[in-house]
Context: one part of a larger RNA
RNA sequence: AGUGUUGAUGCCUGAUGGAAAGGGCCCUCUAGUACGAGAGGAACGAGGGCUCGGGGCCACUAGUCUACCAGUUGUCUGACAAGGCAAUGCUGGGUAGCCACGCCCUAUGUGGAUAAGAGCUGAAAGCAUCUAAGCUCGAAGCCACCCCAAAAACGAGGCAUCUAUGAACAGGCGGUAGAAGACCGCAUGAUAGAGGCCGGGUGUAAGCACGGAGGUUCGCCGACGUGCUCAGCCCAGGCUGACUAAUGUUCAGC
Numbered sequence: 001a002g003u004g005u006u007g008a009u010g011c012c013u014g015a016u017g018g019a020a021a022g023g024g025c026c027c028u029c030u031a032g033u034a035c036g037a038g039a040g041g042a043a044c045g046a047g048g049g050c051u052c053g054g055g056g057c058c059a060c061u062a063g064u065c066u067a068c069c070a071g072u073u074g075u076c077u078g079a080c081a082a083g084g085c086a087a088u089g090c091u092g093g094g095u096a097g098c099c100a101c102g103c104c105c106u107a108u109g110u111g112g113a114u115a116a117g118a119g120c121u122g123a124a125a126g127c128a129u130c131u132a133a134g135c136u137c138g139a140a141g142c143c144a145c146c147c148c149a150a151a152a153a154c155g156a157g158g159c160a161u162c163u164a165u166g167a168a169c170a171g172g173c174g175g176u177a178g179a180a181g182a183c184c185g186c187a188u189g190a191u192a193g194a195g196g197c198c199g200g201g202u203g204u205a206a207g208c209a210c211g212g213a214g215g216u217u218c219g220c221c222g223a224c225g226u227g228c229u230c231a232g233c234c235c236a237g238g239c240u241g242a243c244u245a246a247u248g249u250u251c252a253g254c
Stems, first nucleotide, its partner, number of pairs: 007162006016149003022052008035040001053106005061100001063098002068093005073086005110144003117137004166251005172186004191245003195240004199235004207228005214221002
């Protein structure tokens, strides 16, 4: 994906299958108790912590962030501005996302059948014997309980709603999804994009004015600083809001 289950949709049951979801250590109380002449020195049980493994998450911390912002070198577009190339040219930052070094969770208990083992009754064998018949207990292990998949379980299950303002498919706009299929959302609706606002990143744009190391052919040139400027540029997030882009075909029923 198709067929079947003999209308459609939604929600379940659980035959069956899977599984390791838990493992270990330390400390305190029990207790300086039981035990022991003393020296020494437990346990059942209760509580706390750490670690390995497993699952999940991104508020914090950290990493990345070839979206983005800034600085700067060489060269090219005549100069400025704005840019191309040089591993993203190099360097300093950095949102969303993804992540670990970060954060959260990872019980308690019960039943059944057993192993080694402990026993009852009990003959063969007038005794004895846990065993030969029979019976009771007994593990972190086994089977359930918990978790995952599951009606194709052909014995094809159940419940509710609807015969419509229905369903399916394909294409379209997109991702809580994804190798391709598949899956999920959307099309009078906030699905994606543009805009606005918010929240953020960088760190004060261009231009003009003023100051100005230094240089000068004495005309000027001029790094850099200050002000206009918490600027300019930008965003994968939130809100707002149809401005842009998102419906045809087939089938069923009437």
Molecule: large-subunit ribosomal RNA, domain VI
Organism: marine metagenome